[in-house]
Context: one part of a larger RNA
RNA sequence: UUGGGCGUAAAGGGUACGCAGGCGGUUUAAUAAGUCGAAUGUUAAAGAUCGGGGCUCAACCCCGUAAAGCAUUGGAAACUGAUAAACUUGAGUAGUGGAGAGGAAAGUGGAAUUCCUAGUGUAGUGGUGAAGUACGUAGAUAUUAGGAGGAAUACCAGUAGCGAAGGCGACUUUCUGGACACAAACUGACGCUGAGGUACGAAAGCGUGGGGAGCAAACAGGAUUAGAUACCCUGGUAGUCCACGCCGUAAACGAUGAGUGCUAGGUAUCGGAAUAAUUCGGUGCCGCAGUUAACACAUUAAGCACUCCGCCUGGGGAGUACGUGCGCAAGCAUGAAACUC
Numbered sequence: 001u002u003g004g005g006c007g008u009a010a011a012g013g014g015u016a017c018g019c020a021g022g023c024g025g026u027u028u029a030a031u032a033a034g035u036c037g038a039a040u041g042u043u044a045a046a047g048a049u050c051g052g053g054g055c056u057c058a059a060c061c062c063c064g065u066a067a068a069g070c071a072u073u074g075g076a077a078a079c080u081g082a083u084a085a086a087c088u089u090g091a092g093u094a095g096u097g098g099a100g101a102g103g104a105a106a107g108u109g110g111a112a113u114u115c116c117u118a119g120u121g122u123a124g125u126g127g128u129g130a131a132g133u134a135c136g137u138a139g140a141u142a143u144u145a146g147g148a149g150g151a152a153u154a155c156c157a158g159u160a161g162c163g164a165a166g167g168c169g170a171c172u173u174u175c176u177g178g179a180c181a182c183a184a185a186c187u188g189a190c191g192c193u194g195a196g197g198u199a200c201g202a203a204a205g206c207g208u209g210g211g212g213a214g215c216a217a218a219c220a221g222g223a224u225u226a227g228a229u230a231c232c233c234u235g236g237u238a239g240u241c242c243a244c245g246c247c248g249u250a251a252a253c254g255a256u257g258a259g260u261g262c263u264a265g266g267u268a269u270c271g272g273a274a275u276a277a278u279u280c281g282g283u284g285c286c287g288c289a290g291u292u293a294a295c296a297c298a299u300u301a302a303g304c305a306c307u308c309c310g311c312c313u314g315g316g317g318a319g320u321a322c323g324u325g326c327g328c329a330a331g332c333a334u335g336a337a338a339c340u341c
Base pairs, nucleotide, nucleotide: 003313004312005311006310007295008294012309014200015199016198017197021193022192023191025087026086027085028084029083031081033080034079035076036075038073039072040071041070042069050064051063052062053061054060090190091187092186093185095182096181097180102176103175104174105173106172107171108170109153114148115147116146117145118144119143120142124135125134161168162167205246206245207244208243209242210241214240215239219235220234221233222232257308258307259306260305261304262303265286266285267284268283269282270281271280272279273278290297291296314341315340316339323334324333325332326331
């Protein structure tokens, strides 16, 4: 390579959009590029294939046949393609309707922590396994009243909802995306996937400027300990928050790519339609056939099939070196070999 695979053994790209490419619903007509079959020509000889023969066999040698390829000619028309016409089930548009922490901006509220001011009040408070560092007679802790400021939004809250993923949770307003159901008016295959590409992308980190209550890497002190550069305690700076710009990674996980069709059921829940059975879309649990090495999966498949993309090929060396691209940097992406078991 072929083959075989990718939930957990190596392996699904973090997610989407989308150019090229690949693949693509139903019917009719005509075409003949692919496809199928025929004839002719060509394909030097030797060799190779097949059949037969000769050296005692074999190697070796001899004879014959055939195939495939290419070109030309004239055919077939099921399938694929290209052409023309049409269809409505795929896809979409318009309509009606309800649901939602979907997104962006502005504003507002209450609880709590901390701090400040004032009152009451007096000797402790805090913390731990126990303590000490720490705070406190310059009046703390506690309690009452007022104020400041930042961050987060208890209960509701739910294997509930929304979003492509990351993710999204107080309330109000404005702007705005998507999904779903019903009905069937309109378009008439307009579709699926998607190398490159583009956009988004938790946390941490970086740049500039703000902000800074609580928490808290680093750091300091106290304990513990043989030691303790830790776990525990008292403090505490970046950071966490906001605006703009970078970074582009995660156990970015359902460790399960996207799409379509088919294949028993039961039960719970969310949103619709009916309001009678039921039905459509989501979210869970259990479970048959089937699958699986087992665990398990099982109409939300890891079953049965098809289309397209990504990826794997023993462990270590190594996600390293080198080169290249990107980045302010940190680093990210791509990505070996020697050697060794």
Molecule: small-subunit ribosomal RNA, central domain
Organism: uncultured bacterium